[in-house]
Model confidence (mean pLDDT): 82 of 100. Transfer RNA from Candidatus Peregrinibacteria bacterium CG11_big_fil_rev_8_21_14_0_20_49_14, 73 nucleotides, folded computationally. The sequence was found in a public genome assembly. The organism belongs to Candidatus Peregrinibacteriota, within Bacteria.
RNA sequence: AGGCGCGUAGCUCAGCUGGUAGAGCACUGGUCUCCAAAACCAGGGGUCGCAGGUUCGAGCCCUGCCGCGCCUG
Repeated sequence: AGGCGCGUAGCUCAGCUGGUAGAGCACUGGUCUCCAAAACCAGGGGUCGCAGGUUCGAGCCCUGCCGCGCCUG
RNA backbone atom coordinates (compact mmCIF):
# COMPACT_ATOMS: atom_id res chain seq x y z
P A A 1 -1.06 3.78 3.60
O5' A A 1 -0.79 2.79 2.32
C5' A A 1 -0.68 3.36 1.02
C4' A A 1 -0.68 2.25 0.00
C3' A A 1 -1.92 1.37 0.00
O3' A A 1 -2.97 1.91 -0.74
C1' A A 1 0.00 0.00 0.00
P G A 2 -4.49 1.66 -0.31
O5' G A 2 -4.75 0.15 -0.77
C5' G A 2 -4.79 -0.20 -2.14
C4' G A 2 -4.88 -1.70 -2.31
C3' G A 2 -6.02 -2.37 -1.59
O3' G A 2 -7.25 -2.24 -2.28
C1' G A 2 -4.06 -3.60 -1.19
P G A 3 -8.62 -2.24 -1.45
O5' G A 3 -8.77 -3.77 -1.01
C5' G A 3 -8.95 -4.77 -1.99
C4' G A 3 -9.00 -6.13 -1.35
C3' G A 3 -10.02 -6.29 -0.23
O3' G A 3 -11.34 -6.49 -0.71
C1' G A 3 -7.97 -7.21 0.45
P C A 4 -12.57 -6.00 0.14
O5' C A 4 -12.65 -7.04 1.36
C5' C A 4 -12.90 -8.41 1.11
C4' C A 4 -12.74 -9.22 2.37
C3' C A 4 -13.54 -8.77 3.58
O3' C A 4 -14.89 -9.17 3.53
C1' C A 4 -11.34 -9.21 4.24
P G A 5 -16.03 -8.26 4.23
O5' G A 5 -15.80 -8.53 5.78
C5' G A 5 -15.99 -9.85 6.31
C4' G A 5 -15.50 -9.92 7.74
C3' G A 5 -16.11 -8.92 8.71
O3' G A 5 -17.41 -9.31 9.15
C1' G A 5 -13.78 -9.01 9.04
P C A 6 -18.47 -8.16 9.51
O5' C A 6 -17.95 -7.60 10.89
C5' C A 6 -17.89 -8.43 12.05
C4' C A 6 -17.08 -7.77 13.15
C3' C A 6 -17.60 -6.44 13.66
O3' C A 6 -18.66 -6.61 14.59
C1' C A 6 -15.28 -6.30 13.31
P G A 7 -19.75 -5.42 14.75
O5' G A 7 -18.93 -4.26 15.49
C5' G A 7 -18.32 -4.51 16.76
C4' G A 7 -17.67 -3.24 17.29
C3' G A 7 -18.64 -2.09 17.51
O3' G A 7 -18.29 -1.36 18.71
C1' G A 7 -16.91 -1.42 16.03
P U A 8 -19.11 -1.61 20.03
O5' U A 8 -20.63 -1.39 19.60
C5' U A 8 -21.16 -0.08 19.44
C4' U A 8 -22.63 -0.05 19.77
C3' U A 8 -23.01 -0.64 21.12
O3' U A 8 -22.79 0.27 22.17
C1' U A 8 -24.44 -1.53 19.47
P A A 9 -22.25 -0.29 23.53
O5' A A 9 -23.45 -0.05 24.58
C5' A A 9 -23.80 1.29 25.00
C4' A A 9 -24.16 1.29 26.46
C3' A A 9 -23.19 0.60 27.39
O3' A A 9 -23.06 1.33 28.61
C1' A A 9 -25.32 -0.36 27.64
P G A 10 -21.85 2.30 28.88
O5' G A 10 -20.77 1.36 29.58
C5' G A 10 -19.53 1.91 30.05
C4' G A 10 -18.82 0.90 30.94
C3' G A 10 -18.62 -0.46 30.30
O3' G A 10 -17.40 -0.52 29.59
C1' G A 10 -19.68 -0.72 32.40
P C A 11 -17.31 -1.30 28.16
O5' C A 11 -17.28 -2.84 28.59
C5' C A 11 -16.16 -3.40 29.29
C4' C A 11 -16.42 -4.86 29.58
C3' C A 11 -16.82 -5.70 28.39
O3' C A 11 -15.68 -6.16 27.66
C1' C A 11 -18.32 -6.10 30.16
P U A 12 -15.84 -6.50 26.09
O5' U A 12 -16.76 -7.80 26.06
C5' U A 12 -16.29 -9.03 26.60
C4' U A 12 -17.33 -10.12 26.42
C3' U A 12 -17.93 -10.21 25.03
O3' U A 12 -17.09 -10.92 24.13
C1' U A 12 -19.66 -10.29 26.63
P C A 13 -17.24 -10.76 22.52
O5' C A 13 -18.78 -11.09 22.41
C5' C A 13 -19.55 -10.69 21.31
C4' C A 13 -20.98 -11.11 21.59
C3' C A 13 -21.98 -10.78 20.50
O3' C A 13 -21.93 -11.75 19.46
C1' C A 13 -22.87 -10.21 22.61
P A A 14 -22.61 -11.46 18.04
O5' A A 14 -24.13 -11.79 18.39
C5' A A 14 -25.17 -11.01 17.87
C4' A A 14 -26.49 -11.48 18.41
C3' A A 14 -27.66 -11.02 17.57
O3' A A 14 -27.92 -11.95 16.53
C1' A A 14 -28.02 -10.39 19.83
P G A 15 -27.84 -11.43 15.03
O5' G A 15 -29.00 -10.32 14.98
C5' G A 15 -30.33 -10.66 15.32
C4' G A 15 -31.15 -9.42 15.55
C3' G A 15 -31.03 -8.34 14.47
O3' G A 15 -31.81 -8.65 13.32
C1' G A 15 -30.85 -7.32 16.57
P C A 16 -31.39 -7.94 11.98
O5' C A 16 -31.86 -9.02 10.89
C5' C A 16 -31.17 -10.27 10.80
C4' C A 16 -32.00 -11.22 9.99
C3' C A 16 -32.66 -10.61 8.77
O3' C A 16 -32.67 -11.51 7.68
C1' C A 16 -34.31 -11.47 10.27
P U A 17 -32.11 -11.04 6.28
O5' U A 17 -33.19 -9.99 5.74
C5' U A 17 -32.97 -9.35 4.50
C4' U A 17 -34.23 -8.56 4.08
C3' U A 17 -34.63 -7.44 5.05
O3' U A 17 -35.20 -6.38 4.27
C1' U A 17 -36.41 -8.98 4.87
P G A 18 -34.42 -5.10 3.99
O5' G A 18 -34.72 -4.13 5.23
C5' G A 18 -33.93 -4.18 6.42
C4' G A 18 -34.30 -3.05 7.35
C3' G A 18 -35.76 -2.99 7.74
O3' G A 18 -35.87 -2.44 9.05
C1' G A 18 -35.17 -1.02 6.62
P G A 19 -36.86 -3.17 10.12
O5' G A 19 -37.84 -1.99 10.53
C5' G A 19 -37.34 -0.88 11.31
C4' G A 19 -38.47 -0.02 11.80
C3' G A 19 -39.59 -0.77 12.51
O3' G A 19 -40.16 0.09 13.50
C1' G A 19 -40.47 0.30 10.60
P U A 20 -40.07 -0.42 15.06
O5' U A 20 -38.97 0.62 15.68
C5' U A 20 -38.81 1.91 15.14
C4' U A 20 -38.59 2.94 16.25
C3' U A 20 -38.08 2.36 17.57
O3' U A 20 -37.22 3.31 18.19
C1' U A 20 -40.14 3.45 17.94
P A A 21 -35.77 2.93 18.83
O5' A A 21 -35.93 1.69 19.82
C5' A A 21 -36.15 0.35 19.34
C4' A A 21 -35.10 -0.59 19.92
C3' A A 21 -34.98 -0.63 21.45
O3' A A 21 -35.96 -1.47 21.98
C1' A A 21 -32.84 -0.65 20.39
P G A 22 -36.22 -1.69 23.55
O5' G A 22 -35.66 -3.17 23.63
C5' G A 22 -34.98 -3.66 24.77
C4' G A 22 -34.48 -5.02 24.45
C3' G A 22 -33.65 -5.66 25.54
O3' G A 22 -34.49 -6.25 26.53
C1' G A 22 -32.54 -5.91 23.48
P A A 23 -33.90 -6.51 27.99
O5' A A 23 -33.06 -7.84 27.85
C5' A A 23 -33.68 -9.04 27.44
C4' A A 23 -32.66 -10.16 27.29
C3' A A 23 -31.75 -10.36 28.49
O3' A A 23 -32.36 -11.15 29.50
C1' A A 23 -30.45 -10.31 26.53
P G A 24 -32.02 -10.92 31.03
O5' G A 24 -30.58 -11.54 31.20
C5' G A 24 -30.36 -12.95 31.03
C4' G A 24 -28.89 -13.25 31.01
C3' G A 24 -28.08 -12.68 32.18
O3' G A 24 -28.18 -13.48 33.35
C1' G A 24 -26.97 -12.21 30.16
P C A 25 -28.25 -12.78 34.77
O5' C A 25 -26.77 -12.20 34.97
C5' C A 25 -25.68 -13.07 35.14
C4' C A 25 -24.36 -12.34 34.97
C3' C A 25 -24.11 -11.17 35.92
O3' C A 25 -23.69 -11.59 37.22
C1' C A 25 -23.54 -10.53 33.73
P A A 26 -24.14 -10.69 38.49
O5' A A 26 -23.45 -9.28 38.22
C5' A A 26 -22.04 -9.11 38.31
C4' A A 26 -21.63 -7.72 37.89
C3' A A 26 -22.23 -6.57 38.71
O3' A A 26 -21.52 -6.35 39.93
C1' A A 26 -22.42 -6.09 36.41
P C A 27 -22.32 -5.88 41.21
O5' C A 27 -22.89 -4.44 40.80
C5' C A 27 -22.01 -3.35 40.57
C4' C A 27 -22.79 -2.11 40.19
C3' C A 27 -23.90 -1.72 41.15
O3' C A 27 -23.41 -1.00 42.28
C1' C A 27 -24.73 -1.64 38.95
P U A 28 -24.11 -1.19 43.72
O5' U A 28 -25.49 -0.42 43.56
C5' U A 28 -25.51 0.98 43.37
C4' U A 28 -26.94 1.47 43.22
C3' U A 28 -27.92 0.97 44.25
O3' U A 28 -27.84 1.69 45.47
C1' U A 28 -28.87 0.74 42.10
P G A 29 -28.21 0.91 46.82
O5' G A 29 -29.79 0.78 46.77
C5' G A 29 -30.63 1.94 46.85
C4' G A 29 -32.07 1.60 46.61
C3' G A 29 -32.65 0.50 47.49
O3' G A 29 -32.98 0.95 48.78
C1' G A 29 -33.29 0.12 45.26
P G A 30 -32.97 -0.11 50.02
O5' G A 30 -34.22 -1.07 49.75
C5' G A 30 -35.54 -0.53 49.76
C4' G A 30 -36.54 -1.54 49.27
C3' G A 30 -36.64 -2.83 50.07
O3' G A 30 -37.43 -2.68 51.24
C1' G A 30 -36.57 -3.34 47.76
P U A 31 -37.14 -3.61 52.48
O5' U A 31 -37.66 -5.06 52.04
C5' U A 31 -39.04 -5.27 51.77
C4' U A 31 -39.28 -6.69 51.34
C3' U A 31 -38.75 -7.76 52.27
O3' U A 31 -39.63 -8.01 53.36
C1' U A 31 -38.16 -8.29 50.04
P C A 32 -39.05 -8.21 54.82
O5' C A 32 -38.20 -9.55 54.71
C5' C A 32 -38.84 -10.80 54.39
C4' C A 32 -37.82 -11.87 54.11
C3' C A 32 -36.75 -12.05 55.18
O3' C A 32 -37.21 -12.86 56.25
C1' C A 32 -35.73 -11.97 53.06
P U A 33 -36.98 -12.39 57.76
O5' U A 33 -35.40 -12.53 57.93
C5' U A 33 -34.77 -13.81 57.84
C4' U A 33 -33.28 -13.68 57.95
C3' U A 33 -32.75 -12.84 59.10
O3' U A 33 -32.74 -13.59 60.30
C1' U A 33 -31.63 -12.24 57.10
P C A 34 -33.26 -12.90 61.69
O5' C A 34 -32.21 -11.71 61.91
C5' C A 34 -32.50 -10.67 62.85
C4' C A 34 -31.22 -9.94 63.22
C3' C A 34 -30.37 -9.52 62.05
O3' C A 34 -30.80 -8.28 61.52
C1' C A 34 -29.01 -10.62 63.64
P C A 35 -30.84 -8.07 59.89
O5' C A 35 -29.30 -8.02 59.49
C5' C A 35 -28.48 -6.93 59.88
C4' C A 35 -27.05 -7.14 59.47
C3' C A 35 -26.83 -7.51 58.01
O3' C A 35 -26.85 -6.38 57.15
C1' C A 35 -25.55 -8.94 59.39
P A A 36 -27.43 -6.53 55.66
O5' A A 36 -26.39 -7.55 54.97
C5' A A 36 -25.12 -7.09 54.56
C4' A A 36 -24.21 -8.23 54.19
C3' A A 36 -24.58 -9.04 52.97
O3' A A 36 -24.24 -8.39 51.76
C1' A A 36 -23.93 -10.49 54.72
P A A 37 -25.08 -8.68 50.45
O5' A A 37 -24.72 -10.19 50.05
C5' A A 37 -23.39 -10.52 49.63
C4' A A 37 -23.23 -12.01 49.52
C3' A A 37 -24.19 -12.71 48.55
O3' A A 37 -23.73 -12.64 47.21
C1' A A 37 -24.17 -13.86 50.61
P A A 38 -24.79 -12.46 46.03
O5' A A 38 -25.64 -13.80 46.07
C5' A A 38 -25.04 -15.06 45.75
C4' A A 38 -26.00 -16.18 46.07
C3' A A 38 -27.37 -16.09 45.39
O3' A A 38 -27.34 -16.60 44.07
C1' A A 38 -27.66 -16.54 47.67
P A A 39 -28.24 -15.90 42.91
O5' A A 39 -29.74 -16.16 43.40
C5' A A 39 -30.25 -17.49 43.47
C4' A A 39 -31.62 -17.49 44.12
C3' A A 39 -32.64 -16.52 43.51
O3' A A 39 -33.25 -17.05 42.36
C1' A A 39 -32.62 -16.27 45.85
P C A 40 -33.61 -16.10 41.11
O5' C A 40 -34.86 -15.28 41.62
C5' C A 40 -36.07 -15.95 41.97
C4' C A 40 -37.00 -15.03 42.71
C3' C A 40 -37.30 -13.71 42.03
O3' C A 40 -38.28 -13.84 41.01
C1' C A 40 -36.78 -13.29 44.28
P C A 41 -38.27 -12.84 39.73
O5' C A 41 -38.77 -11.45 40.34
C5' C A 41 -40.07 -11.34 40.86
C4' C A 41 -40.29 -9.96 41.44
C3' C A 41 -39.94 -8.79 40.53
O3' C A 41 -40.94 -8.50 39.57
C1' C A 41 -39.05 -8.41 42.69
P A A 42 -40.47 -7.90 38.17
O5' A A 42 -40.02 -6.41 38.53
C5' A A 42 -40.99 -5.47 38.98
C4' A A 42 -40.32 -4.21 39.50
C3' A A 42 -39.46 -3.44 38.51
O3' A A 42 -40.22 -2.64 37.63
C1' A A 42 -38.32 -3.62 40.55
P G A 43 -39.60 -2.26 36.20
O5' G A 43 -38.42 -1.26 36.53
C5' G A 43 -38.71 -0.01 37.17
C4' G A 43 -37.44 0.67 37.58
C3' G A 43 -36.49 1.06 36.47
O3' G A 43 -36.90 2.25 35.81
C1' G A 43 -35.26 0.11 38.26
P G A 44 -36.39 2.53 34.30
O5' G A 44 -34.96 3.19 34.53
C5' G A 44 -34.83 4.37 35.29
C4' G A 44 -33.37 4.63 35.59
C3' G A 44 -32.47 4.73 34.37
O3' G A 44 -32.51 6.04 33.81
C1' G A 44 -31.48 3.32 35.96
P G A 45 -32.43 6.20 32.22
O5' G A 45 -30.96 5.69 31.88
C5' G A 45 -29.82 6.37 32.40
C4' G A 45 -28.57 5.59 32.11
C3' G A 45 -28.36 5.22 30.65
O3' G A 45 -27.77 6.31 29.96
C1' G A 45 -28.02 3.31 31.98
P G A 46 -28.43 6.85 28.58
O5' G A 46 -27.88 5.82 27.50
C5' G A 46 -26.52 5.44 27.49
C4' G A 46 -26.09 5.10 26.10
C3' G A 46 -26.49 6.11 25.03
O3' G A 46 -25.43 6.32 24.12
C1' G A 46 -27.32 3.96 24.48
P U A 47 -25.00 7.83 23.74
O5' U A 47 -25.38 8.03 22.24
C5' U A 47 -26.71 8.33 21.83
C4' U A 47 -26.67 9.20 20.61
C3' U A 47 -25.96 8.57 19.40
O3' U A 47 -26.88 7.82 18.66
C1' U A 47 -25.14 10.78 19.79
P C A 48 -26.46 6.88 17.47
O5' C A 48 -25.72 5.69 18.26
C5' C A 48 -24.39 5.38 18.01
C4' C A 48 -24.18 3.88 18.04
C3' C A 48 -23.78 3.30 16.70
O3' C A 48 -22.77 2.31 16.93
C1' C A 48 -25.68 2.15 17.53
P G A 49 -21.67 2.08 15.77
O5' G A 49 -20.51 3.09 16.10
C5' G A 49 -20.09 3.31 17.46
C4' G A 49 -18.89 4.24 17.48
C3' G A 49 -19.08 5.50 16.65
O3' G A 49 -19.73 6.52 17.40
C1' G A 49 -17.05 4.46 16.07
P C A 50 -20.77 7.52 16.62
O5' C A 50 -19.84 8.46 15.74
C5' C A 50 -18.90 9.33 16.37
C4' C A 50 -18.15 10.13 15.32
C3' C A 50 -19.03 10.77 14.25
O3' C A 50 -19.62 11.99 14.68
C1' C A 50 -17.23 9.68 13.23
P A A 51 -21.05 12.45 14.08
O5' A A 51 -20.68 12.82 12.58
C5' A A 51 -19.75 13.85 12.30
C4' A A 51 -19.52 13.98 10.82
C3' A A 51 -20.77 14.02 9.96
O3' A A 51 -21.40 15.27 10.00
C1' A A 51 -19.19 12.57 8.98
P G A 52 -22.89 15.46 9.39
O5' G A 52 -22.61 15.40 7.82
C5' G A 52 -23.61 15.01 6.93
C4' G A 52 -23.02 14.65 5.58
C3' G A 52 -24.03 14.04 4.63
O3' G A 52 -24.78 15.04 3.98
C1' G A 52 -22.16 12.64 4.74
P G A 53 -26.38 14.88 3.92
O5' G A 53 -26.56 13.73 2.84
C5' G A 53 -25.94 13.85 1.56
C4' G A 53 -25.99 12.56 0.80
C3' G A 53 -27.37 11.95 0.62
O3' G A 53 -28.12 12.57 -0.41
C1' G A 53 -25.83 10.26 1.22
P U A 54 -29.71 12.60 -0.31
O5' U A 54 -30.15 11.10 -0.56
C5' U A 54 -29.88 10.45 -1.80
C4' U A 54 -30.37 9.00 -1.76
C3' U A 54 -31.80 8.83 -1.30
O3' U A 54 -32.72 9.04 -2.36
C1' U A 54 -30.41 7.26 -0.19
P U A 55 -34.00 9.98 -2.09
O5' U A 55 -34.89 9.11 -1.09
C5' U A 55 -35.38 7.83 -1.47
C4' U A 55 -35.94 7.12 -0.28
C3' U A 55 -36.93 7.90 0.56
O3' U A 55 -38.22 7.93 -0.01
C1' U A 55 -35.39 6.77 1.97
P C A 56 -39.04 9.34 -0.05
O5' C A 56 -39.51 9.50 1.46
C5' C A 56 -40.06 10.73 1.93
C4' C A 56 -40.60 10.55 3.34
C3' C A 56 -39.62 9.88 4.29
O3' C A 56 -38.73 10.83 4.86
C1' C A 56 -41.71 8.80 4.43
P G A 57 -37.20 10.44 5.00
O5' G A 57 -37.22 9.27 6.09
C5' G A 57 -37.57 9.57 7.44
C4' G A 57 -37.72 8.29 8.23
C3' G A 57 -36.50 7.39 8.28
O3' G A 57 -35.58 7.82 9.27
C1' G A 57 -38.42 6.10 7.82
P A A 58 -34.00 7.72 9.00
O5' A A 58 -33.69 6.17 8.98
C5' A A 58 -34.00 5.33 10.09
C4' A A 58 -32.91 4.30 10.32
C3' A A 58 -31.56 4.88 10.68
O3' A A 58 -30.86 3.94 11.51
C1' A A 58 -31.37 3.71 8.66
P G A 59 -31.00 4.02 13.11
O5' G A 59 -29.89 2.98 13.65
C5' G A 59 -28.50 3.29 13.58
C4' G A 59 -27.70 2.01 13.54
C3' G A 59 -27.75 1.27 12.21
O3' G A 59 -26.79 1.77 11.30
C1' G A 59 -28.15 -0.23 14.01
P C A 60 -27.18 1.95 9.72
O5' C A 60 -27.48 0.46 9.25
C5' C A 60 -26.50 -0.56 9.35
C4' C A 60 -27.09 -1.90 8.99
C3' C A 60 -27.60 -1.99 7.56
O3' C A 60 -27.29 -3.26 7.01
C1' C A 60 -29.34 -2.46 9.07
P C A 61 -26.09 -3.39 5.95
O5' C A 61 -26.62 -2.53 4.70
C5' C A 61 -27.43 -3.14 3.69
C4' C A 61 -27.65 -2.16 2.55
C3' C A 61 -26.46 -1.29 2.18
O3' C A 61 -25.55 -1.98 1.34
C1' C A 61 -28.38 0.07 2.35
P C A 62 -23.96 -1.66 1.40
O5' C A 62 -23.85 -0.25 0.69
C5' C A 62 -24.14 -0.11 -0.70
C4' C A 62 -23.91 1.32 -1.13
C3' C A 62 -22.57 1.92 -0.73
O3' C A 62 -21.52 1.54 -1.60
C1' C A 62 -24.30 3.45 -0.22
P U A 63 -20.00 1.46 -1.00
O5' U A 63 -19.58 2.99 -0.83
C5' U A 63 -19.46 3.83 -1.96
C4' U A 63 -19.08 5.23 -1.55
C3' U A 63 -17.89 5.34 -0.61
O3' U A 63 -16.65 5.21 -1.29
C1' U A 63 -19.62 6.74 0.18
P G A 64 -15.38 4.61 -0.54
O5' G A 64 -14.92 5.81 0.42
C5' G A 64 -14.45 7.02 -0.17
C4' G A 64 -14.32 8.09 0.90
C3' G A 64 -13.45 7.74 2.10
O3' G A 64 -12.06 7.87 1.84
C1' G A 64 -15.45 8.73 2.84
P C A 65 -11.00 6.92 2.56
O5' C A 65 -11.02 7.47 4.06
C5' C A 65 -10.59 8.78 4.36
C4' C A 65 -10.98 9.18 5.77
C3' C A 65 -10.39 8.32 6.89
O3' C A 65 -9.04 8.64 7.18
C1' C A 65 -12.68 8.70 7.30
P C A 66 -8.07 7.51 7.80
O5' C A 66 -8.63 7.31 9.28
C5' C A 66 -8.56 8.38 10.22
C4' C A 66 -9.15 7.96 11.55
C3' C A 66 -8.62 6.65 12.11
O3' C A 66 -7.36 6.82 12.75
C1' C A 66 -10.97 6.69 12.29
P G A 67 -6.33 5.58 12.75
O5' G A 67 -7.00 4.55 13.78
C5' G A 67 -7.14 4.92 15.15
C4' G A 67 -7.91 3.85 15.90
C3' G A 67 -7.39 2.43 15.74
O3' G A 67 -6.27 2.17 16.57
C1' G A 67 -9.74 2.44 15.49
P C A 68 -5.20 1.06 16.10
O5' C A 68 -5.96 -0.32 16.32
C5' C A 68 -6.34 -0.73 17.62
C4' C A 68 -7.16 -2.01 17.58
C3' C A 68 -6.54 -3.15 16.80
O3' C A 68 -5.52 -3.85 17.50
C1' C A 68 -8.81 -2.95 16.23
P G A 69 -4.33 -4.58 16.66
O5' G A 69 -5.06 -5.84 16.03
C5' G A 69 -5.59 -6.86 16.86
C4' G A 69 -6.35 -7.88 16.05
C3' G A 69 -5.61 -8.52 14.89
O3' G A 69 -4.72 -9.54 15.30
C1' G A 69 -7.77 -7.90 14.18
P C A 70 -3.38 -9.85 14.40
O5' C A 70 -3.96 -10.60 13.13
C5' C A 70 -4.58 -11.87 13.26
C4' C A 70 -5.23 -12.28 11.94
C3' C A 70 -4.33 -12.31 10.73
O3' C A 70 -3.51 -13.48 10.67
C1' C A 70 -6.33 -11.22 10.17
P C A 71 -2.09 -13.42 9.91
O5' C A 71 -2.48 -13.32 8.37
C5' C A 71 -3.15 -14.37 7.71
C4' C A 71 -3.58 -13.96 6.31
C3' C A 71 -2.46 -13.51 5.40
O3' C A 71 -1.74 -14.59 4.83
C1' C A 71 -4.27 -12.00 5.22
P U A 72 -0.23 -14.39 4.35
O5' U A 72 -0.33 -13.46 3.07
C5' U A 72 -0.97 -13.92 1.87
C4' U A 72 -0.97 -12.84 0.83
C3' U A 72 0.38 -12.20 0.54
O3' U A 72 1.17 -13.01 -0.32
C1' U A 72 -1.26 -10.51 0.76
P G A 73 2.76 -13.01 -0.15
O5' G A 73 3.21 -11.57 -0.68
C5' G A 73 2.99 -11.21 -2.06
C4' G A 73 3.25 -9.74 -2.26
C3' G A 73 4.60 -9.24 -1.80
O3' G A 73 5.62 -9.51 -2.74
C1' G A 73 2.91 -7.75 -1.07
Its Rfam family is "tRNA". From the family's description: Transfer RNA (tRNA) molecules are approximately 80 nucleotides in length. Rfam links the family to the GO term triplet codon-amino acid adaptor activity.